Transfer RNA from Candidatus Adlerbacteria bacterium RIFCSPHIGHO2_12_FULL_53_18, 71 nucleotides, folded computationally. Its Rfam family is "tRNA". Gene Ontology term of the family: triplet codon-amino acid adaptor activity. Rfam classes the family as a transfer RNA. RNAcentral records the identical sequence in 2 taxa. The organism belongs to Candidatus Adleribacteriota, within Bacteria.
Order: sequence, then structure tokens, then C1' cells
RNA sequence: UGCGGGUUGGUGUAAUGGUAGCACGUCUCCCUCUGGAGGAGAAAAUUGGGGUUCGAGUCCCUGACCCGCAG
Repeated sequence: UGCGGGUUGGUGUAAUGGUAGCACGUCUCCCUCUGGAGGAGAAAAUUGGGGUUCGAGUCCCUGACCCGCAG
């Protein structure tokens, strides 16, 4: 440099173009002699920019970063 793949809460991981979910963690409350067990609830994310579309995590263009292959 070329080609391919990847990037989603703090972490891991889902999502037919149609409410961004689940688990762990964090916080609050309940339970309890105590809570690290159990129960209830809350906050928190789509790698940047642009385009297509009524609607984009998803499709298209162009960057950033990571991994692999080739030279």
C1' cells in the first nucleotide's frame, strides 16, 4: 500500500430497515442480627462525518482505530 473482517452502556453479547434488548457490574429501595445471598426498581451504549429512506445499529459514500491475509 491492496484485499477481507471488526467497532453497540463500565464489561461481554443480541437486534427482518420499524420501541436499541439480555447478562454481569454500578446506584436506590425492600428483606435481614448483618448482607457479599434473595426480591423490586433506576441510570447508562450504536467509532466520526455525509447520503438514501416516511423511518438506518442495519443500506451507500468517505474518514479513524483494531485484527488477519497478500506484497